RNA sequence: CUUAUCAAGAGAGACGGAGGGAACAGGCCCUAAGAAGUCCGGCAACCUGCUUGAAUUGUAAGCAAGGUGCCAAGUCCUGCGGUGAAGCCGAAAGAUGAG
Numbered sequence: 001c002u003u004a005u006c007a008a009g010a011g012a013g014a015c016g017g018a019g020g021g022a023a024c025a026g027g028c029c030c031u032a033a034g035a036a037g038u039c040c041g042g043c044a045a046c047c048u049g050c051u052u053g054a055a056u057u058g059u060a061a062g063c064a065a066g067g068u069g070c071c072a073a074g075u076c077c078u079g080c081g082g083u084g085a086a087g088c089c090g091a092a093a094g095a096u097g098a099g
C1' cells in the first nucleotide's frame, strides 16, 4: 500500500501493585470488592490442517487449535459529510487477519 472483518463470544485463578479505556480534545466510564503488566485459563475462527458435499482452482458445512488475534461498555461515545434535531447512514482515523 491492497483487501476482508470490527452489535456476538471469553476467569469469584496466581503474581503484581495504580492506574486504565490507541493518540489529541471534549465527554462518559472501569479500578483497592484491586488498574497496567506477566503466567495460567478461556473465546473466536483470518491463515493453517483434516473430513464431507458441490464444483474444477474457486466454494459450503463440520472438527481441530499449529501461526496470529482477542477476553467491560459498538472500535465506550462525539470530533468530518448527508438529513432541521434526535436518530440513522456514510466517511476518516484506528484495530486485527491475509497478501
Stems, first nucleotide, its partner, number of pairs: 001099006011040001013039003019030003024079004041071003046067002048064006075093001080090004
SAM riboswitch aptamer (S box leader) from a bovine gut metagenome, 99 nucleotides, folded computationally.
Its Rfam family is "SAM riboswitch aptamer (S box leader)". Rfam links the family to the GO term regulation of gene expression.
The sequence is in RNAcentral, with records from MGnify.
Its mean pLDDT, the model's own confidence on a scale to 100, is 78.